[in-house]
Molecule: transfer RNA
Organism: Acetobacter sp.
RNA sequence: GGGGCCAUAGCUCAGUUGGGAGAGCGUCUGAAUGGCAUUCAGAAGGUCGUCGGUUCGAUCCCGAUUGGCUCCA
Numbered sequence: 001g002g003g004g005c006c007a008u009a010g011c012u013c014a015g016u017u018g019g020g021a022g023a024g025c026g027u028c029u030g031a032a033u034g035g036c037a038u039u040c041a042g043a044a045g046g047u048c049g050u051c052g053g054u055u056c057g058a059u060c061c062c063g064a065u066u067g068g069c070u071c072c073a
Base pairs, nucleotide, nucleotide: 001072002071003070004069005068006067007066010025011024012023013022019056027043028042029041030040031039032038049065050064051063052062053061
């Protein structure tokens, strides 16, 4: 220098024939218990790495870019 993969909640990740943003763990509140643990119910928490483009509409398609892993030179 070139190719490939990855980037989504605090953590680990799912989700893309383009239209509802989610799970487990964690956090908070409540209930059960004398209390803890535990179980159950509920809630908060996201500019979907960044910028631009296509589209009525983008986590998803296209381009560029940043960071990480990897291969080639």